[in-house]
C1' cells in the first nucleotide's frame, strides 16, 4: 500500500426492502424442608455518518474495528 470477508441481545448465530428472531446467560414465579432441574413469563439488541426509498438489518458509499490473501 491493494484485494476480499465480517460487525445483530451480556454470549454464540439466524434474517437478500415491508412489526428484528432462537439458544444460552440474566431476573421474576410455579414446585421442593432448602437447593439444582424442569415447566411458565419478562428485560434487553442492527459498529457510526450520510446516501437511494413511501419504507433500510437488508441497496450504494465514507469511517472505525476484527480477521484472512498479495506486494
Nucleotide at each position: 500500500g491493494g484485494g476480499c470477508g465480517g460487525u445483530u441481545a451480556g454470549u454464540u448465530u439466524a434474517g437478500u426492502g415491508g412489526u428484528a428472531a432462537a439458544a444460552c446467560u440474566u431476573c421474576g414465579g410455579u414446585c421442593u424442608c432448602c437447593a439444582a432441574a424442569a415447566c411458565c413469563g419478562a428485560u434487553g439488541u442492527c459498529g457510526g455518518g450520510a446516501g437511494u426509498u413511501c419504507g433500510a438489518u437488508u441497496c450504494u458509499u465514507c469511517c472505525a474495528c476484527c480477521g484472512c490473501c498479495c506486494g
This is a predicted structure of a 71-nucleotide RNA (transfer RNA) from a bacterium.
Rfam family: tRNA. It is annotated as a transfer RNA. Its family is annotated with triplet codon-amino acid adaptor activity in the Gene Ontology.
The sequence is in RNAcentral, with records from ENA.